[in-house]
RNA sequence: CGAGUUAGCUAGACAAUCGCGCUUUCCAUUUGGAAAGUGAGGAAAGUCCGGGCUCCACAGGGUAAAGUGCCAGGUAACGCCUGGGAGAUGUAAGUCUACGGAAAGUGCCACAGAAAAUAUACCGCCCCUCACGUAAGUGAGAGGUAAGGGUGAAAAGGUGCGGUAAAAGCGCACCGCGCUGCUGGUAACAGUAGUGGCAGGGUAAACCCCACUUGGAGCAAGAUCAAAUAGGGAACCUAUGGCGCGACCCGCGCUGGUUUCGGGUAGAUCGCUUGAGGUGUAUAGUGAUAUACAUCCUAGAUGAAUGAUUGUCAUGUGUUUUAACACAACAGAACCCGGCUUAUAGCUAACUCACUUU
RNA sequence: GCCGGAGUAGCUCAGUCGGUAGAGCAACUGAUUCGUAAUCAGUAGGUCGGAGGUUCGAUUCCUCUCUCCGGCACCA
Numbered sequence: 001c002g003a004g005u006u007a008g009c010u011a012g013a014c015a016a017u018c019g020c021g022c023u024u025u026c027c028a029u030u031u032g033g034a035a036a037g038u039g040a041g042g043a044a045a046g047u048c049c050g051g052g053c054u055c056c057a058c059a060g061g062g063u064a065a066a067g068u069g070c071c072a073g074g075u076a077a078c079g080c081c082u083g084g085g086a087g088a089u090g091u092a093a094g095u096c097u098a099c100g101g102a103a104a105g106u107g108c109c110a111c112a113g114a115a116a117a118u119a120u121a122c123c124g125c126c127c128c129u130c131a132c133g134u135a136a137g138u139g140a141g142a143g144g145u146a147a148g149g150g151u152g153a154a155a156a157g158g159u160g161c162g163g164u165a166a167a168a169g170c171g172c173a174c175c176g177c178g179c180u181g182c183u184g185g186u187a188a189c190a191g192u193a194g195u196g197g198c199a200g201g202g203u204a205a206a207c208c209c210c211a212c213u214u215g216g217a218g219c220a221a222g223a224u225c226a227a228a229u230a231g232g233g234a235a236c237c238u239a240u241g242g243c244g245c246g247a248c249c250c251g252c253g254c255u256g257g258u259u260u261c262g263g264g265u266a267g268a269u270c271g272c273u274u275g276a277g278g279u280g281u282a283u284a285g286u287g288a289u290a291u292a293c294a295u296c297c298u299a300g301a302u303g304a305a306u307g308a309u310u311g312u313c314a315u316g317u318g319u320u321u322u323a324a325c326a327c328a329a330c331a332g333a334a335c336c337c338g339g340c341u342u343a344u345a346g347c348u349a350a351c352u353c354a355c356u357u358u
Numbered sequence: 359g360c361c362g363g364a365g366u367a368g369c370u371c372a373g374u375c376g377g378u379a380g381a382g383c384a385a386c387u388g389a390u391u392c393g394u395a396a397u398c399a400g401u402a403g404g405u406c407g408g409a410g411g412u413u414c415g416a417u418u419c420c421u422c423u424c425u426c427c428g429g430c431a432c433c434a
Stems, first nucleotide, its partner, number of pairs: 002353009012313007020039008041330001045341002048339005053218004060250004065214005070084005085099001086097004100209002105207002107203003122149002124145003128141005157175006176198001177196008222270004232261006241255004263433003277296008315328005359430007368383004377414001385401005407423005
């Protein structure tokens, strides 16, 4: 200097003028006016998970359905995070993994191929018998094989030696696999010794099996007040019913309910922001995180505020050239938190690889 | 704000327990006609909204993302 990996930080700063929402105080009190304070994010986004909160029986039993799936820990909880194991990938720093079970059962594996899973034989290899032939060999029949060729994404353990008529775990060695024991580890798992000649391919983000978890709806939840009227019509179901109960059954509670037509109001307050909160220090822990102490209060709109202009400086890029000019990522709260994912500008540090110079 | 649904040819739709994607209308070519329409015969046109994963193989299964559409207040 180039390419890359990981971790972290910022989200321009200051001043002036005009303008907007909310809170407090003061003045007016019909609507308002003045002053002071305060006013978006790392993702406020997607609404993909998990909780708090509210209502429905504070939620009961069973089935179904859905989700998760190596081990240990963290947490209010999780499908999240941390550490470890195994596997995959990259030259490396590192990164990624829906990573239980295919020997409970069922299904599927197009085309090609002998055969796609109770194995089988197209071309081949080999022995025997018969016929022809002097012979080499050729043809027919009855068998033994799967070493080789060929098909496919995938072919019935792999390599080598022995063995055989030719072959074959048929035997042996190594590797792989299964089972049993021992050692280390909390565990996943790893190492090692013996043993079995080897058995049944793949697919569970196909059904399924095993283990664990889950009641439903969502702040337009819900509560209070105010205003208004035709407190109605029709259809259906009716107590062995209907509704609460938003998958079904049981059980519990209530006694009319559902749909539709028509009518009325579409206002205010609470919920609403002090919270599993933030910042700093110390301690425990490899870490996620936890505990203790100190300190801080930091948006709350509802046709919905958070903006605009000017000046100086800073950072980056571009044009021209060494001093000016131009430009400034993604995006905007709506009950609140913890995560994940996606979009996105710039800076810093550590590490890896390659090249050059010393 | 919350909850649900859809995306396949130019248009309207099929196809969903994975195996080379179809129909009708429209378009183009030819026949028929003096000519046009209708009719008959034929042809072309699809990255199945986009990206990634599972699988030998994805319109179909899973995840993320983009676009479009619909519903939701209270009283009697």